[in-house]
Parts: sequence; structure tokens; C1' cells
RNA sequence: GAUCGACAAAGGCAAACCCGCCGUGAGGCGGGGACGCAAAGCCACGGGUCUUCUCACUCGACAGUUGCAACGAGAAGAUAGCCGGGUUGCCGAA
Repeated sequence: GAUCGACAAAGGCAAACCCGCCGUGAGGCGGGGACGCAAAGCCACGGGUCUUCUCACUCGACAGUUGCAACGAGAAGAUAGCCGGGUUGCCGAA
């Protein structure tokens, strides 16, 4: 230095849930709280999932050429504690 991660040490973060605030929403922020985490630090680049809005061929129901909107398409978002990737970093037994 690369990998790796201990019943080590010093520390760190904080799921669900509750309260307050923000957001149409997914969700975010602050406080409490700990299920967990060796990157559960940071970055939406790829995939996934979720939200909102718009459109909506075919099929189906209603209707009679319009409405509904599951699937799908587009747009804008959310999630880094879904996975991959990028990047920075504490400690040091085997």
C1' cells in the first nucleotide's frame, strides 16, 4: 500500500414508533427513541422500488365516440438503511 474485519480500543451513525415543522405525495429536516450498520460518510451515474402530473393504442365495463385508467408511454421527483458503481475516511487482532 492492497485486501480483510476481532466478543479489541476510542469514538460514530440511528430503523420502527412518538412529537414538531416542510412537501399534493413518495419523503425530508429537528427532537426523543434504538432495529440494526465498518462506510448506515458523501454523490441519483446504471438497475430496482415508490410518488405526483400528463397522455393513453388494444381489450373490458358504461356509454355512444365520450368518460374511467389496470398495464404502458412521457415528464418531474423520492430512496445512498434496495442493489451495483464512483469518491473520501477512523481503528488494526487474525
This is a predicted structure of a 94-nucleotide RNA (c-di-GMP-I riboswitch aptamer) from a Gemmatimonadota bacterium. NCBI's taxonomy places the organism under Bacteria, Pseudomonadati, Gemmatimonadota. The coordinates come from a structure-prediction model, not an experiment, and the mean pLDDT is 81. It was read from a public genome assembly, where an Rfam model found it.